[in-house]
RNA sequence: GGCUGAAAACACGCAACGCGGGGGAACCAAAGCUCCGGUGAAACGGAGCGCGGGGCGCAUCGAGAGUUCUCGUAGGACACUUCCAGUCCGAGCCCGUCAGCUAACCUCGUCGGCAAAAGGGAAGG
Numbered sequence: 001g002g003c004u005g006a007a008a009a010c011a012c013g014c015a016a017c018g019c020g021g022g023g024g025a026a027c028c029a030a031a032g033c034u035c036c037g038g039u040g041a042a043a044c045g046g047a048g049c050g051c052g053g054g055g056c057g058c059a060u061c062g063a064g065a066g067u068u069c070u071c072g073u074a075g076g077a078c079a080c081u082u083c084c085a086g087u088c089c090g091a092g093c094c095c096g097u098c099a100g101c102u103a104a105c106c107u108c109g110u111c112g113g114c115a116a117a118a119g120g121g122a123a124g125g
Stems, first nucleotide, its partner, number of pairs: 002114003018110006028100001032049006052098001053095004061072004075089004080124005
C1' cells in the first nucleotide's frame, strides 16, 4: 500500500452514529413414518419406529472402509468484472433438550487472519 471478512468511522469507551448476527406475535407455513383394528370412504383407536434439536460460518451431503481415514460432493477462493480451462479449500466453535416465519420489543458482535498460482486464455470496463 493491499486482500479476506459485519469487523468500518469517530475514537481509545463494559461506547455504538454506522455495519453484521441471534431471539421474539398476528397472518401464513408446519403438525412424521410403518403396521393392525375401524369405516362405503373417512374420522377415530392401538402398537412399533425415532438413538435430540438449533446457531455462527463457503465449510454441507453421500459412498467405502471401520472410529479415524479415503473417494466424491452442495458450496467457497485463485486480487477490476464476467466466462473458459486449470489449481486449492470443502474447517472450527457455540447453545444445552429450547428456537419455522415474524411488527413491536429483547439481545450479542464489531475479532482474527493472509503475503500465494495478486497464475493462464477470451471478452467487457

c-di-AMP riboswitch aptamer (ydaO/yuaA leader) from a soil metagenome, 125 nucleotides, folded computationally. Model confidence (mean pLDDT): 77 of 100.